A computed fold for a 329-nucleotide part of an RNA from Imperialibacter sp., annotated as large-subunit ribosomal RNA, domain IV. It matches the Rfam family "Bacterial large subunit ribosomal RNA". The prediction has a mean pLDDT of 88.

Context: one part of a larger RNA
């Protein structure tokens, strides 16, 4: 000097991003226990008292009552909850990044949509076949939501899905009008010209399914949910009116929020002093209803703010023990 332990006057979070770390609390018995609540909880809430040894007596034989005794200290060592208030998120117990993340992420019971009638849909495999399932729609598969309470508004124009079949478009195939090549033959000015059948090449009209166009439905499918101007007898504001656009213009609820840029918004609370926190306001840059909205008892090695207790975290450092560091080997 470093590490690991132990003690510390007065103060007691002044430390620090943050009480990180440490300290406090701790076992058992008695007493007592609030808000809130899904009536189960919350709860070991909180808070208060006791605990050793000897004698006597009762009995329920390990407790009670009475008397006495010792120490600084009687759960005499070790082990063995600090507590409270308020808010965010997630209902909960669980699961996870083996080796920097345990969480608000995943899962979950609940709710919903869609597919599937059994040789089921779906999945693996070229197939046979297997899983689904030795199951059968109260089943199985896919997707979303995520206990519970109250609820879940408007838009089907776009994309998707489902249904429809009149018309348009449309492949291979069918079809084969016509054209071209070849030449028996015919004609010839002897250079060539025409040219049947057959064979070969090419190929128009017409026909031709699904799909697409088209017509409907569907948002707990993917998604979306306006602008400008004027108006009330102070001012301000606009219940009201006008106009443009849209498929429809954001309903309930919540709101400077895990979402608010301006912003340390403004007001109130808490502090001597508060960019955080809590309660309001609403001007929501850019909340919003199963990509769920708003609440919520219980729960959480979760996150945020406050208080009590407690302390070497600090004012501010000191001492002690052990180990290493140093020397020899």
């Nucleotide at each position: 000097u470093u590490g690991u332990g132990g003690c510390u006057a007065a103060g007691g979070a002044a430390c620090u991003a943050g009480g990180c770390a440490a300290a406090u609390u701790g076992a058992c018995c008695c007493u007592g226990u609030a808000a809130c609540u899904u009536c189960g909880g919350g709860a070991g809430a909180a808070g208060g008292g006791g605990u050793c040894c000897c004698c006597u007596g009762a009995c329920u034989u390990g407790u009670c009552a009475g008397g006495g005794g010792c120490g600084c200290a009687g759960a005499g060592a070790a082990a063995u909850g600090g507590c409270u208030c308020a808010g965010g998120c997630g209902a909960c117990u669980g699961u996870u990044u083996a080796g920097c993340a345990a969480a608000a992420a995943c899962a979950c019971a609940u709710g919903g949509c869609u597919g599937u009638g059994c040789g089921a849909a779906c999945u693996g495999g070229u197939a046979a076949c297997a899983g689904g399932a030795a199951g059968u729609a109260u089943a199985c598969a896919g997707c979303c939501u995520g206990a519970c309470a109250c609820c879940u508004g408007c838009c089907c124009g776009g994309u998707g899905c489902u249904g429809g079949a009149a018309g348009g478009u449309u492949a291979a195939g069918g079809g084969g009008g016509g054209g071209c090549g070849u030449u028996a033959g015919a004609c010839u000015u002897c250079g060539g010209u025409c040219g049947a059948a057959g064979c070969g090449c090419u190929g128009a009209a017409c026909u031709g399914a699904a799909g697409c166009c088209c017509c409907a439905g569907u948002a707990a499918a993917c998604g979306g949910c306006g602008g400008c101007c004027g108006u009330a007898a102070c001012u301000a504001u606009a219940a009201c009116g006008g106009u443009c656009c849209u498929a429809a213009g954001g309903u309930a609820g919540c709101g400077a929020a895990a979402u608010u840029c301006c912003u340390u918004g403004u007001c109130g609370g808490g502090u001597a002093a508060g960019u955080u926190c809590c309660g309001a306001c609403c001007u929501g840059c850019a909340c919003g209803a199963a990509u769920g909205g708003u609440g919520u008892a219980a729960c959480g090695a979760u996150c945020u703010g406050a208080g009590c207790g407690c302390u070497g975290u600090c004012u501010c450092a000191g001492c002690c023990a052990c180990a290493a560091g140093c020397u020899c080997g």